[in-house]
Molecule: SAM riboswitch aptamer (S box leader)
Organism: Crocinitomicaceae bacterium
RNA sequence: UACUUAUAAAGAAAGGUGGAGGGACAGGCCCUUUGAAACCUUGGCAACCUUUCAGUUUCACAACUGAUUUCGGUGCCAAAUCCUUUUCGAUAAUAUCGGAAGAGAUAAGUA
Numbered sequence: 001u002a003c004u005u006a007u008a009a010a011g012a013a014a015g016g017u018g019g020a021g022g023g024a025c026a027g028g029c030c031c032u033u034u035g036a037a038a039c040c041u042u043g044g045c046a047a048c049c050u051u052u053c054a055g056u057u058u059c060a061c062a063a064c065u066g067a068u069u070u071c072g073g074u075g076c077c078a079a080a081u082c083c084u085u086u087u088c089g090a091u092a093a094u095a096u097c098g099g100a101a102g103a104g105a106u107a108a109g110u111a
C1' cells in the first nucleotide's frame, strides 16, 4: 500500500511546552488567542486482539458464550463517522425517517 472480515446516534480530559490553525478530501456547518495543530506527562473510555475466570459442547484437542480490565498490543477522549453522495422503501411534499451500497476511521488477518 492492497484485499478480507467486524464495528460505530453509547462512552471518556486535565496539566506543561507551543503560538494559528483544526474537524480525512470538497461543500456546508462548527471548534479555536477564554489558546488550534504537534509533542510530553498524568488520567480516563472502550473491549478489537492477548491474558485471566466462569459456563456450554467435546473422549480429547478445541470451539462457542459471558464476565473482568489484573497484565500486555492497539485505538479513542467537541458535535451521529459533525452533516452530505448513490439507490430502494415508507410517510408525505421537494422534506423527514429507515434499509443497502459507496467513501473514510479503527481492530484483526492475508499478500
Base pairs, nucleotide, nucleotide: 001111002110003109004108005107006106007105013042014041015040016039017038021031022030023029026084027083028082043077044076045075048073049072052067053066054065055064056063057062081103085101086100087099088098089097090096091095